[in-house]
RNA sequence: ACCUUUUAUUCGCUGAAUCAAUGUUGAGCGGGGGAACCAUUUUCGAUAGACACUUGUCUAUCUUGGGGUGAAUCUUACGUUAGUAAGAGGGGAUACUCUCAGUCCCUAAUCCGACAGCUAACCUCGUAAGCGUUACAAGUAUUAUCC
Numbered sequence: 001a002c003c004u005u006u007u008a009u010u011c012g013c014u015g016a017a018u019c020a021a022u023g024u025u026g027a028g029c030g031g032g033g034g035a036a037c038c039a040u041u042u043u044c045g046a047u048a049g050a051c052a053c054u055u056g057u058c059u060a061u062c063u064u065g066g067g068g069u070g071a072a073u074c075u076u077a078c079g080u081u082a083g084u085a086a087g088a089g090g091g092g093a094u095a096c097u098c099u100c101a102g103u104c105c106c107u108a109a110u111c112c113g114a115c116a117g118c119u120a121a122c123c124u125c126g127u128a129a130g131c132g133u134u135a136c137a138a139g140u141a142u143u144a145u146c147c
Base pairs, nucleotide, nucleotide: 008134011132012131013130014129018027019026020025028127029126030125031124032123033122038117045062046061047060048059049058050057051056065115066112067111068110069109073088074087075086076085077084078083089107090106091105092104093103094102
């Protein structure tokens, strides 16, 4: 490259988020807390209730301080605000793998609840969610042609 056969277990991407087992468990992968040593010395919140009588302790709620997961932070300008734009930094894809170049994109969200540095032993938690592509089926829109 060609031919034949089969009909879906098609093939992939972000992410820790997969596999095995069959009685609710393991393996793998990923996260948090947690000594010594080292580092740090930058402390403090608000509301309500109870106890105590010391203006201290405990409980509950909140988020402005602080912290966690994550690539998702910072700077500048505009805007009353919500936000918008640009740049730097960070991250992903480009279908065997790695790298380079070019190209195309993302730069969110959320949790803890005044509180956590690192951290052996130890304790504990997650294993989701979302998207593209091939084949097939259905429907719709548009275009062309004919009547």
This is a predicted structure of a 147-nucleotide RNA (c-di-AMP riboswitch aptamer (ydaO/yuaA leader)) from Bacillus yapensis. Of the family's consensus pairs, 92% are formed in the model. It was read from a public genome assembly, where an Rfam model found it.